The RNA shown here (Glycine riboswitch aptamer) has 101 nucleotides and comes from uncultured Rhizomicrobium sp.
RNA sequence: CUUCUGGAAAGCGGCGGAGCGUAAGCCCCGCCCACCGAAGGGGUAAUCCCGUCUAGCCGCAUGGCGAAGCCGGGGGAAAUCUCUCAGGUCCGUGACAGAGG
Numbered sequence: 001c002u003u004c005u006g007g008a009a010a011g012c013g014g015c016g017g018a019g020c021g022u023a024a025g026c027c028c029c030g031c032c033c034a035c036c037g038a039a040g041g042g043g044u045a046a047u048c049c050c051g052u053c054u055a056g057c058c059g060c061a062u063g064g065c066g067a068a069g070c071c072g073g074g075g076g077a078a079a080u081c082u083c084u085c086a087g088g089u090c091c092g093u094g095a096c097a098g099a100g101g
Stems, first nucleotide, its partner, number of pairs: 001101006011033001013032005019026002034089003040085001041083003047076004051071001053069001056065003
């Protein structure tokens, strides 16, 4: 990467319109409200890197080096946490898991 299998949650919502139908209804589109978290995406920890300062060290000198640590600053670093952009709320999406290639 791929095949098979398993795989949750949340409205059987309201309004309007098109199509099919004798009808009951089916189905598609748009708007509104409510909701879900497990496509994807964003945020986030320990901690890592950089920088200033600093004990101190080197040098004739201008200067250079500089541990631990603090500080403020910058850049990284997860998720099944969180956000709900996207996606979804009746049968399908699907993180993830097992088996095979």

The RNAcentral record of the sequence draws on MGnify.
The source organism's lineage runs through Bacteria, Pseudomonadati, Micropepsales, Micropepsaceae and Rhizomicrobium.
The model forms 90% of the base pairs in the Rfam consensus.